[in-house]
Context: one part of a larger RNA
RNA sequence: GGCAUGCGGUGAAUGCCUUGGCACUAGAAGGCGAUGAAGGACGUGAAAAGCUGCGAUAAGCAACGGUGAGGAGCACAUAUCCAUUGACCCGUUGAUUUCCGAAUGGGGGAACCCAAUAUACUACUGUCUGAAUACAUAGGACAGAAAGAGCUAACCGAGGGAAGUGAACCAUCUCAGUACCUCGAGGAAGAGAAAACAACAGUGAUUCCGCUAGUAGCGGCGAGCGAACGCGGAACAGCCUAAACCAGAGGGGCUUGCUCCUUUGGGGUCGUGGGAUCAGACAUAACGGAAGGGAAAGAUUAACAAAAAGGUGUGGAAAAGCCUACCAUAGAGCGUGAUAGUCGCGUAUGUGAAAAUCGGAACCUACAGUUUGACACCCGAGUAAUGCGGGACACGAGGAAUCUUGCAUGAAUUUGCCGGGACCAUCCGGUAAGGCUAAAUACUCUCUAGUGACCGAUAGUGAACCAGUACCGUGAGGGAAAGGUGAAAAGAACCCCGGUGAGGGGAGUGAAAUAGUACCUGAAACCGCAUGCUU
Numbered sequence: 001g002g003c004a005u006g007c008g009g010u011g012a013a014u015g016c017c018u019u020g021g022c023a024c025u026a027g028a029a030g031g032c033g034a035u036g037a038a039g040g041a042c043g044u045g046a047a048a049a050g051c052u053g054c055g056a057u058a059a060g061c062a063a064c065g066g067u068g069a070g071g072a073g074c075a076c077a078u079a080u081c082c083a084u085u086g087a088c089c090c091g092u093u094g095a096u097u098u099c100c101g102a103a104u105g106g107g108g109g110a111a112c113c114c115a116a117u118a119u120a121c122u123a124c125u126g127u128c129u130g131a132a133u134a135c136a137u138a139g140g141a142c143a144g145a146a147a148g149a150g151c152u153a154a155c156c157g158a159g160g161g162a163a164g165u166g167a168a169c170c171a172u173c174u175c176a177g178u179a180c181c182u183c184g185a186g187g188a189a190g191a192g193a194a195a196a197c198a199a200c201a202g203u204g205a206u207u208c209c210g211c212u213a214g215u216a217g218c219g220g221c222g223a224g225c226g227a228a229c230g231c232g233g234a235a236c237a238g239c240c241u242a243a244a245c246c247a248g249a250g251g252g253g254c255u256u257g258c259u260c261c262u263u264u265g266g267g268g269u270c271g272u273g274g275g276a277u278c279a280g281a282c283a284u285a286a287c288g289g290a291a292g293g294g295a296a297a298g299a300u301u302a303a304c305a306a307a308a309a310g311g312u313g314u315g316g317a318a319a320a321g322c323c324u325a326c327c328a329u330a331g332a333g334c335g336u337g338a339u340a341g342u343c344g345c346g347u348a349u350g351u352g353a354a355a356a357u358c359g360g361a362a363c364c365u366a367c368a369g370u371u372u373g374a375c376a377c378c379c380g381a382g383u384a385a386u387g388c389g390g391g392a393c394a395c396g397a398g399g400a401a402u403c404u405u406g407c408a409u410g411a412a413u414u415u416g417c418c419g420g421g422a423c424c425a426u427c428c429g430g431u432a433a434g435g436c437u438a439a440a441u442a443c444u445c446u447c448u449a450g451u452g453a454c455c456g457a458u459a460g461u462g463a464a465c466c467a468g469u470a471c472c473g474u475g476a477g478g479g480a481a482a483g484g485u486g487a488a489a490a491g492a493a494c495c496c497c498g499g500u501g502a503g504g505g506g507a508g509u510g511a512a513a514u515a516g517u518a519c520c521u522g523a524a525a526c527c528g529c530a531u532g533c534u535u
Base pairs, nucleotide, nucleotide: 001534002533003532004531005530006529007528008527009526015520016484017483020455021454022452023451024450025449026448027447028446029444030443031151032150039100040099041098042055043054044053046078050074051073061094062093063092064091065090066089070082071081072080105114106113107112119146121148122147124144125143126142127141128140129139155186156184157183158182159181160180166173170220196203197202207234208233209232210231211230217225218224238436239435240434241380245266246265247264248263249262250261251260252259253258254257271414273379274378275377277374278373279372280371281370282369288367291365292364293363298358299357300356301355303351304350305349309324310323311322312321325342326341327331333345334344335343385409386408387407388406389405390404391403392402395421416431417430418429419428420427471478472477491519494506495505496504497503
């Protein structure tokens, strides 16, 4: 020096555990904000650095309910207090709620300064004023009322809108109308009551799902993109206007009794075309009713009652073993010194609200005739359509219908007009150019209850722990590591060495101290000590 064995050190794997996560199900809720939000700054305790709570009434104040013996948060010690005249705690409703922040009296480098009649600005209403320009109008001033403003996870509608990529290159194409930006809304949004499909048979608003079908098609016919008809389901709901015409009010033109305009009310709403007007006939109140108001039941936000076991030896400890019992609409689960139906909390089941919120019947409010004949008044215009240029349709300009529209042209009014994939005829379907509409559908920042062939501390959220922290960056932004004594602190009185140390040795506690806070278990690398063998 090497090898082996034993005992240690270091180190942190592994095992076990779980306060935290992840995914999903059902229900609730789907908003908060000028009555000042979200988010913060600064304060606030006997002592008080942090977190939590709260706001100069400051770990809190009041009322009403619940509960019933302890309590003054995390936080384990002290002091001082509170409490059956009901504290603490839980629920509901109030009061207070500094400063910043949309931030709004002015300013500003947020949480500050100045000031002291201050809702700043916009929109609305009213009054007073008031130009060019006579009436007027624009504008201005004041007052009122309180609408907007900002924040917010996803879902939704709209306006804009990529590229990496694929095509084994790349340009049409694809990725993709995706990501992203902006605006807007709701608990859903959007769509929606046929100018629809279909095919000579018929269906009957929209939305969503399963098929149809990776079909028909589109496509440098490459890569790829990709329907519909029809069928089966979920859910079902239909309505209001414009116009013709009538009546009222106001205004204008003038030919002074005509006409035009505005506005209010009635009327009217359809495709078997409907309505108006005029003339006639019948009916006179039943049925329906989606929006608003609206009682009770019921639900949510505290709670209450809740069965049944003892012994024995082992052990530090019994819930395990053995013996003998009991309850069960309760043998879900968690805890308790090892594994508990009968020890504790609970659980099945039953009961319960002063207050707040939801809920919603009867009822009220708004709405709502039929028919025959005549007549030919009305039935949504810079619209439909056409041309040019784009876009959307599964459809890339194609034979390209349909929808949409920037430019240019530009109809018809029911004997009308549009569509049925160029176009024409026949036939069929419908009635555009106004509007509203629940449900079935999408999502989950959040709350409640629950589930898991989900994770178990290099996993699971980035974050089980004072984490969006420490730290890095001028900034946008990036972004960690870090869990476990023990059943109980019983956390080692006292003695000794030592620097009045660090650390250690005794003693003591404990089942255990090689469980001593650098604390469960404690692998390996690595480092020692001892012994054996060997060079």
Molecule: large-subunit ribosomal RNA, domain I
Organism: Chloracidobacterium sp.